[in-house]
């Protein structure tokens, strides 16, 4: 220099146009069980903004574009991994 794959919540990771702010697993928190604990079971759990509390709004590496609608399609850039030279 060229080619390919990836970047999503605290972590892993699915989702490839429309009830997905996000499944599933882990982790955290609360409860049950127990003399107590572990294990197990049940419930709950993104952030910012906003508010008495909410509702609402924004956010899928960054910035643009397409579309009625974008995490998903297109462009540029950043970054990680692999291969080729």
């Nucleotide at each position: 220099g060229g080619a390919g794959a990836g970047g999503u919540g605290c972590c892993g990771g699915a989702g490839u146009g429309g009830u997905u702010g996000a499944a599933c697993g882990g982790g955290g928190c609360g409860c049950u069980c127990u003399c107590g604990a572990a294990a197990a079971g049940c419930g709950u759990u993104g952030a910012a903004u906003g508010u008495c509390a909410a509702a609402g709004u924004u956010c899928c590496g960054a910035g643009g574009g397409u579309u009625c609608g974008a995490a998903u399609c297109c462009c540029u850039c950043c970054u990680u991994c692999u291969c080729c030279g």
A computed fold for an 85-nucleotide RNA from a Candidatus Parcubacteria bacterium, annotated as transfer RNA.
It matches the Rfam family "tRNA". Its family is annotated with triplet codon-amino acid adaptor activity in the Gene Ontology.
The coordinates come from a structure-prediction model, not an experiment, and the mean pLDDT is 81.